[in-house]
Molecule: Glycine riboswitch aptamer
Organism: Alphaproteobacteria bacterium
RNA sequence: ACGAUCUCUGCGGGAGAGACCCGUCCCUCGAGGCGGGCGCCGAAGGAGCAACCGGCCCCGGAAACUCUCAGGCAAAAGGACCGCAGGGGGAUG
Numbered sequence: 001a002c003g004a005u006c007u008c009u010g011c012g013g014g015a016g017a018g019a020c021c022c023g024u025c026c027c028u029c030g031a032g033g034c035g036g037g038c039g040c041c042g043a044a045g046g047a048g049c050a051a052c053c054g055g056c057c058c059c060g061g062a063a064a065c066u067c068u069c070a071g072g073c074a075a076a077a078g079g080a081c082c083g084c085a086g087g088g089g090g091a092u093g
Stems, first nucleotide, its partner, number of pairs: 006088008018038001020037006039073003045069001046067003052061004
């Protein structure tokens, strides 16, 4: 001096599935709160197995797959992941 994996922040994009039913609260209504019920979704998180990888003969890591514990099923919020910018960091040379 160039600076990876990783991580944080900001901006943009970002799917799926009942604005379900009953009761109740709010002056009243409700797409609001609470309780119950059935039906669904998977892309926060979590868990499981596996291709594969590493040590070594039995362990570990491991998905957008699987499960739906959690979360979600009008809008809002959230949202894996992708792009751009910046901060941390410091592998490699």